[in-house]
This is a predicted structure of a 344-nucleotide part of an RNA (small-subunit ribosomal RNA, central domain) from an uncultured bacterium.
The prediction has a mean pLDDT of 90.
The full RNA is in RNAcentral, with records from ENA and SILVA.
Context: one part of a larger RNA
């Protein structure tokens, strides 16, 4: 390599768009390039096969025959592919009403709470723990009551509920935009599916520049605990957490399950349509259990891990290693590509 795999053993890329390329409905019809048939041409010799024969045998040699699974060229077949023309509607898509939703982007308001200033009323404690201190308080604090600032985050509702590709999205209003879902058409006429490379999005945490800074809070400081305490508890507290713009490109980026279509008993939920209103039926979501079948088992089971098709990615003993070098991308941090020596 040829294979075999890839939920938990090694293995699905975080996601998506999309170029090439790969695949690819339903009828007709032409072609004849793949394909199949006949027939020739070539395929040097040796070597490999088979059968004789010669060295005393054998290995070697010699002869004869096959074979060289290819490749031209020439003559027909048209199922299948492919290619033209022509034509359908089942895939896509479009239009029309409807409807659901924390999808996305900007303004702007709002209420509880937490801090803090300010006045009042008030005294001696007040935090905070296992239990203490460090801490704040007669310069009057904790509390308790009226105003006022400012920044985040949005109790209830709240739910294996809903939207988003994915990261992820929860207060209200208004704008401006993206999906989806149903029911219904007299429209387009296969326009699809994937997708190397590419290009976008992508949690926290980090970094640039300016801003902001209640609260929490790595770093650090202090009190404790311990034999020690560079912790776990406790008072403090800078970065950060917030926003505006620009980089990072990573996560158990997880359903550890790529993507699209088809096929395969059923039962209970629950979301949103539509039809019916008495019990239900139908289309899409999203749980729970379960048969066949699949699994090493565990367990998946119409949201498949079953049956089959397409197409990308990806693994090939553990360690050295997602590491060196090297390239490419980064302000950096580090990111991605990615050995081998040597081990067992």
């Nucleotide at each position: 390599c040829u294979g075999g795999g890839c939920g938990u053993a090694a293995a699905g890329a975080g996601c998506a768009c999309g170029u090439a390329g790969g695949c690819g409905g339903a009828c007709a019809u032409a072609u004849a390039a793949g394909u199949c048939a006949g027939g020739g041409g070539u395929g040097a010799a040796a070597u490999c096969c088979c059968g004789a024969g010669g060295c005393u045998c054998a290995a070697c040699c010699u002869c004869g025959g096959a074979a060289c699974u290819g490749c031209c060229c020439u003559u027909g077949a048209a199922a299948c592919u492919a290619u033209g023309u022509g034509u359908c509607u089942a895939g896509a898509g479009a239009c029309c009403a409807u409807g659901a939703g924390g999808g996305g982007g900007u303004a702007g308001c709002g209420g509880a709470a937490u801090a803090c200033c300010u006045a009042g009323u008030g005294u001696a404690g007040a935090g905070g723990u296992g239990a203490a201190a460090u801490u704040c308080g007669u310069a009057g604090a904790u509390a308790u009551u009226a105003g006022g600032u400012g920044g985040a985050a949005c109790a209830c509702c709240a739910g294996u509920g809903g939207c988003g590709a994915a990261g992820g999205c929860g207060g209200c209003u208004a704008u401006c935009u993206g999906g989806c879902a149903u029911g219904g058409u007299a429209c387009u006429g296969a326009c699809g599916c994937u997708g190397a490379g590419g290009u976008g999005c992508g949690a926290a945490a980090g970094c640039g520049u300016g801003g902001g800074g209640a609260g929490c809070g790595a770093a650090c400081a202090g009190g404790a605990u311990u034999a020690g305490a560079u912790a776990c508890c406790c008072u403090g507290g800078u970065a950060g957490u917030c926003c505006a713009c620009g980089c990072c490109g990573u996560a158990a980026a997880c359903g550890a399950u790529g993507u699209u279509c088809a096929u395969u008993a059923g039962u209970c939920g629950u979301c949103g349509g539509g039809c019916a209103u008495a019990g239900g039926c139908u289309c899409g979501g999203u749980g729970a259990c379960g048969c066949a079948g699949c699994u090493a088992a565990c367990g998946c089971a119409u949201u498949a891990a079953a049956u089959g098709a397409a197409c990308c990615g990806c693994c090939u003993g553990g360690g050295g290693a997602g590491u060196a070098c090297g390239g490419u991308c980064g302000c950096a941090a580090g990111a991605u590509u990615a050995a081998a020596a040597c081990u067992c």